[in-house]
RNA sequence: CUCUCAUCGAGAGGGACCGAGGGAACGGCCCGUCGACGUCCCGGCAACCGCCGCGAACCUCCGCCUCCUGGGCGCCCCAGCACUCCGCUGGGCACCGGGGAACGGAUCGUGGAAAAGGUGCUAAUUCCGGCCCGGCACGAAGGACGUGCCCGGGGAAGAUGAGGA
Numbered sequence: 001c002u003c004u005c006a007u008c009g010a011g012a013g014g015g016a017c018c019g020a021g022g023g024a025a026c027g028g029c030c031c032g033u034c035g036a037c038g039u040c041c042c043g044g045c046a047a048c049c050g051c052c053g054c055g056a057a058c059c060u061c062c063g064c065c066u067c068c069u070g071g072g073c074g075c076c077c078c079a080g081c082a083c084u085c086c087g088c089u090g091g092g093c094a095c096c097g098g099g100g101a102a103c104g105g106a107u108c109g110u111g112g113a114a115a116a117g118g119u120g121c122u123a124a125u126u127c128c129g130g131c132c133c134g135g136c137a138c139g140a141a142g143g144a145c146g147u148g149c150c151c152g153g154g155g156a157a158g159a160u161g162a163g164g165a
Base pairs, nucleotide, nucleotide: 002164003163004162005161006160007159008158013042014041015040016039017038021031022030023029026129027128028127043122044121045120048118049117051112052111053110054109055108056107060106061105062104063103067099068098069097070096071095076092077091078090079089080088081087126157131154132153133152134151135149136148137147138146139145
C1' cells in the first nucleotide's frame, strides 16, 4: 500500500506541558481561552489476539511418535565364510526419500480468568446525516410529490482487531 473476515446502541479520567482550533472529509450539531485537540505520566475499561478448559472437524498445511516401503558410500554392531594379516557375504544402525494411521497444532464452536503478555479504547450510538427499500406525521380527502421523524432494515465511508500478499 492492498485484500479477506469479525465487531462498532455497553464500558472506562485525573495530573503536568502546550496554546487554538477540534470532533477523518462534506452538511448539520456539538466540544473549546472555565484551556479543547495534541504530547507525557499515572489510572481505568473491554476482551480482538494471546492464556486456561471442553467439544467438533481433519479437505488442506505443519510437527511428533509408530508402522510399511525404496536407497544406503564410509564408520560402528551382529552372524556366517575365509584366514598369517588384509578380507568376503548377509543382516542391523546412522543417513537420504515415499506412503498410511493415530495424536498435537493451525481451523471451527463454546465456557473461564484478567493475576503475565501484543494491540485497542477511555465527550456525544462510528455524535447524526448523505445512497437504496420500507414505516409514521404534516401539506384540506385520494394519488403523485415535498418536508420532517432520538422510526426500522440494507449499503457506502471510516475505526479497531486478526489473518494474507